[in-house]
RNA sequence: AGCUUAUCAAGAGCAAGGGAGAGAUUUGGCUCUAUGAACUUGCAGCAACCUGCCGCAUACGGUAAGGUGCUAAUGCCAUAAGCGAUAAGGA
Numbered sequence: 001a002g003c004u005u006a007u008c009a010a011g012a013g014c015a016a017g018g019g020a021g022a023g024a025u026u027u028g029g030c031u032c033u034a035u036g037a038a039c040u041u042g043c044a045g046c047a048a049c050c051u052g053c054c055g056c057a058u059a060c061g062g063u064a065a066g067g068u069g070c071u072a073a074u075g076c077c078a079u080a081a082g083c084g085a086u087a088a089g090g091a
Stems, first nucleotide, its partner, number of pairs: 003089006013043005021032003025080001027078003044071003049067003052063004075083001
């Protein structure tokens, strides 16, 4: 890489660096962006998938220390592809 399961209308941003794009892909819209995009780093926060801890019964609930993830707009909307993203798992 590919496979299995679950979730994707809730929630949560500042600073520094950077310097023109970004919102996954097709097509059509719409939106964000020099009042600074992508990306990187720091700090903060959100959430609760896994571990830990607490109640407890392996359910269920709580917590948020650890591992991920996420922090404009429903995965931005429609459209096509059994597409994509994240978590956990097995080989």
Molecule: SAM riboswitch aptamer (S box leader)
Organism: Clostridiaceae bacterium